[in-house]
Model confidence (mean pLDDT): 78 of 100. Two RNAs folded together computationally: RNase P RNA and transfer RNA, 453 nucleotides in total. It holds a member of the Rfam family "Bacterial RNase P class A".
RNA sequence: CGAGUCGGGCAAGCAGCCGCUCCGGGGACUAGCGCCCCGGGGAGGAAAGUCCGAGCUCCGCAGGGCAGGGUGGUGGGUAACGCCCACCGUCCGCGAGGAUAGGGAAAGUGCAACAGAGAGUAGACCGCCGAGCGUGCUUGCCACGUUCGGUAAGGGUGAAACGGUGCGGUAAGAGCGCACCAGCGGGUGAGGCGACUCUCCCGGCUCGGCAAACCCCACCCGGAGAAAGACCAAAUAGGGGAGCACGAUGUGGCCCGCAUCGCCAUGACUCCCGGGUAGGUCGUUCGAGGUCGCCGGCAACGGCGAUCCCAGAUAAAUGGCUGCUGCCUCGCCCUCGGGUGAGGAACAGAACUCGGCUUAUCGCCCGGCUCGGAGG
RNA sequence: GCGCCCGUAGCUCAAUUGGAUAGAGUAUCGGGCUUCGAACCCGAGGGUUGCAGGUUCGAGUCCUGCCGGGCGUGCCA
Numbered sequence: 001c002g003a004g005u006c007g008g009g010c011a012a013g014c015a016g017c018c019g020c021u022c023c024g025g026g027g028a029c030u031a032g033c034g035c036c037c038c039g040g041g042g043a044g045g046a047a048a049g050u051c052c053g054a055g056c057u058c059c060g061c062a063g064g065g066c067a068g069g070g071u072g073g074u075g076g077g078u079a080a081c082g083c084c085c086a087c088c089g090u091c092c093g094c095g096a097g098g099a100u101a102g103g104g105a106a107a108g109u110g111c112a113a114c115a116g117a118g119a120g121u122a123g124a125c126c127g128c129c130g131a132g133c134g135u136g137c138u139u140g141c142c143a144c145g146u147u148c149g150g151u152a153a154g155g156g157u158g159a160a161a162c163g164g165u166g167c168g169g170u171a172a173g174a175g176c177g178c179a180c181c182a183g184c185g186g187g188u189g190a191g192g193c194g195a196c197u198c199u200c201c202c203g204g205c206u207c208g209g210c211a212a213a214c215c216c217c218a219c220c221c222g223g224a225g226a227a228a229g230a231c232c233a234a235a236u237a238g239g240g241g242a243g244c245a246c247g248a249u250g251u252g253g254c255c256c257g258c259a260u261c262g263c264c265a266u267g268a269c270u271c272c273c274g275g276g277u278a279g280g281u282c283g284u285u286c287g288a289g290g291u292c293g294c295c296g297g298c299a300a301c302g303g304c305g306a307u308c309c310c311a312g313a314u315a316a317a318u319g320g321c322u323g324c325u326g327c328c329u330c331g332c333c334c335u336c337g338g339g340u341g342a343g344g345a346a347c348a349g350a351a352c353u354c355g356g357c358u359u360a361u362c363g364c365c366c367g368g369c370u371c372g373g374a375g376g
Numbered sequence: 377g378c379g380c381c382c383g384u385a386g387c388u389c390a391a392u393u394g395g396a397u398a399g400a401g402u403a404u405c406g407g408g409c410u411u412c413g414a415a416c417c418c419g420a421g422g423g424u425u426g427c428a429g430g431u432u433c434g435a436g437u438c439c440u441g442c443c444g445g446g447c448g449u450g451c452c453a
Base pairs, nucleotide, nucleotide: 001372002371003370004369005368006367007366008365009364010363012325013324014323015322016321017320018319020042021041022040023039024038025037026036027035044347048358049357051356052355053354054353055352056225057224058223059222068221069220070219071218072217073087074086075085076084077083088102089100090099091098092097103216104215108214109213110210111209125155126154127151128150129149130148131147132146133145134144135143136142137140163181164180165179166178167177168176182206183205184203185202186201187200189198190197191196229282230281231280232279239273240272241271242270243269250266251265252264253263254262289308290307291306292305293304294303295302296301327344328343329342330341331340332339333338334337377449378448379447380446381445382444383443386402387401388400389399395433404420405419406418407417408416426442427441428440429439430438
C1' cells in the first nucleotide's frame, strides 16, 4: 500500500426569529387547570416488530399426576430468559475468524423417490473360481454355451452398499489370520469444577443416516393484561329509607263479575342512603436508573464510594424558516494545496416500566488482528 | 392490547407420510375450422411456490426470522 476480519462509537454543530408541551415562581381580573412575564426540562439506537423474559396489578389456587407447550454440550452471569460471557465437540476458511435446535438411533415404531442385482443382520447383474453336461477343432492347464455351487477382492448404481492399506492365506475369495490406521465398547493412568482431551492395554466388536419423523429422557411453565387496577363522582332512569301531603270516597291485590265492608300495598313533592354510567384523579414515571472513579473477575458481570434528576402528553407536544461552519458526491479553476458552483444528508419517532433478541438505517470516526506485496 | 389464519402461472385452485420436471381450468399468443366472428380442435409461452437462512441425500411441504394481507375478541374504547 492492497485485500480481509472482529469490536466500539457518532447519528452534524452554532447563532437569530416564530411556535408546541410539561414543571416551578410571580402578576392582573371576583375566581380558575385559562391569559401574561421569568426560569428550567423536552425522543431513539432502534422509541419499531410485539418475538422471549420479568416488575407491577387483579383473578384463581390443598397436594400430586395426566394432557398441552417450551428448552436441550459444559461451567458461569442475571430479578429472570429461548439472552449474554468463557470453554468443549463438529463443520467452513490459507489465516484473523465464522456457523452450530449440539441429549438419546445397541428402548420401540417409522422413512429413504429414481437408479441399482441388492437400501438394512442386504445383495450374485457383469466379473472371478470349482464341478457336471453339450458343441467346436488348432485335442488343450483350450474356447464357447449351459446347469449347479462358491465368492463381497474388481466393475457398475446411488446421497448412502456392512471399515481402509499391505502381507499371508485360498480353487477363487473373505477380519479367515497378522501388522499399521480409523471407529466402537470395556479397562488403567494423567490433566480439567465440568463438557472433554491425552497415554497405554484388551476385545475382530465394525454396530450406517434421519428425532427442525412419531417417540423416550431431563428441566421449566396457573390465567389475564394499563382497555390491568384503585379512588372521586353529575344529569336521567331505577333500588332502599324518612318526612310532608290527601289529589285518596283514588289505583292495584286478597276476588271470575258487580255492590258494600275489611286488610295490605301504592304518589307525580322534599330530603337522605347505596350501586352503576358520563366525566375526572391516581396508577404514570426515582428506576433491577444514569455518569465518573477505585476494587474483584479472562469475560459476561459484580461490589464500594462520589455525584445527577434526565420527556410524561391523552388525539396526543418535542416543530418551522434563515445564516455561518463542518461532512459526502459530481463539475470547473489553479501556485497541488486550496478556491468555487450545484446537489445530497438515512431509518424512524415515546404512550405503564425495565432486561434482551430480531428487523430498518445516509454517511463518518476509532481500535485490535490476519493474509499478500514493496521498502528500510 | 390479546388470540388466530392465509400467501403457488394474470385470475381461481391442485400437488399422498418430504421424493425430483410444480399440475389443472380460465385468460394470452400461434395454427386449424368458418365468407367473417364466436364456440370447437391442436399447439406454445408464462412460476425466485411472498422473502432470507437452516435441517435433510432431497423442502411447495419441516424449523427459525422477516414482509404483506385478513379474521376474531372485551357490556370494548